A computed fold for a 73-nucleotide RNA from a Candidatus Microgenomates bacterium, annotated as transfer RNA.
RNA sequence: GCCAGGAUAGCUCAGUUGGUAGAGCAACGGUAUCGUAAACCGUGGGUCGGGGGUUCGAGUCCCCCUCCUGGCU
Repeated sequence: GCCAGGAUAGCUCAGUUGGUAGAGCAACGGUAUCGUAAACCGUGGGUCGGGGGUUCGAGUCCCCCUCCUGGCU
């Protein structure tokens, strides 16, 4: 330099044909217990790596850039 994949909640990851973004774990509150943990119930937390474009509407499509992983030379 070229090719492929990836970047979404604190962490690990989903998100189908473009239609108002979810799970598990963690955190917080509660129930229960003599007390703690496990268990059970509930709550909060994300302008989806950055910028631009298309569209009535973009995590998803198009362009540029940054970073990570792998491959080729």
Record summary
Its Rfam family is "tRNA". Gene Ontology term of the family: triplet codon-amino acid adaptor activity.